[in-house]
RNA sequence: CCUGGGAAAAGGCAAACCUUUCGUAAGAAAGGGACGCAAAACUACAGGGUCCUAAAAUUGGGGACAGCCAGUUGCCAAC
Numbered sequence: 001c002c003u004g005g006g007a008a009a010a011g012g013c014a015a016a017c018c019u020u021u022c023g024u025a026a027g028a029a030a031g032g033g034a035c036g037c038a039a040a041a042c043u044a045c046a047g048g049g050u051c052c053u054a055a056a057a058u059u060g061g062g063g064a065c066a067g068c069c070a071g072u073u074g075c076c077a078a079c
Stems, first nucleotide, its partner, number of pairs: 004079001005076002012037002017032006035067001041072003047069002049065005
């Protein structure tokens, strides 16, 4: 240094649920809250998958999810 790994230490994130707001919806933002997470960081125009669909459109279009797989980067150092 790389790979396996997450023991220790330091730090980080924050599911469900509740409140408010936005949205037709999936869902999102903020606050509270912690189920968990070594990528639970970033990417939704590399790709697959799941979900929603009012208006416009008409079998396709539009949208959401990165805490489903995946891609890219990346913390630590016992063994």
The RNA shown here (c-di-GMP-I riboswitch aptamer) has 79 nucleotides and comes from Firmicutes bacterium HGW-Firmicutes-8. The prediction has a mean pLDDT of 77. NCBI's taxonomy places the organism under Bacteria, Bacillati, Bacillota. It was read from a public genome assembly, where an Rfam model found it.